[in-house]
Predicted 3D model of a 72-nucleotide RNA (transfer RNA) from a Patescibacteria group bacterium.
It matches the Rfam family "tRNA". Its family is annotated with triplet codon-amino acid adaptor activity in the Gene Ontology. It is annotated as a transfer RNA.
NCBI's taxonomy places the organism under Bacteria, Bacteria candidate phyla.
Model confidence (mean pLDDT): 82 of 100.
RNAcentral holds the sequence, with entries from ENA.
RNA sequence: GCGGGUAUAGUUCAAAGGCUAGAAUAUCAGGUUUCCAACCUGAGGAUGCGGGUUCUAUUCCCGCUACCCGCU
Repeated sequence: GCGGGUAUAGUUCAAAGGCUAGAAUAUCAGGUUUCCAACCUGAGGAUGCGGGUUCUAUUCCCGCUACCCGCU
């Protein structure tokens, strides 16, 4: 330099054009317990950035950035 893949919550993953972006775990609060752990209930927290298509984009298209793989 060329080609391909990935980017969603602190972390690991769903959602494949449409109803409030969901789950696990972690964190915080409450309950339970003499205390802790475990368990139960609840709360907050996310679509890498910029454009395009569309009535509607996490999803489709283009560019950029970061990471991974291959080729030279």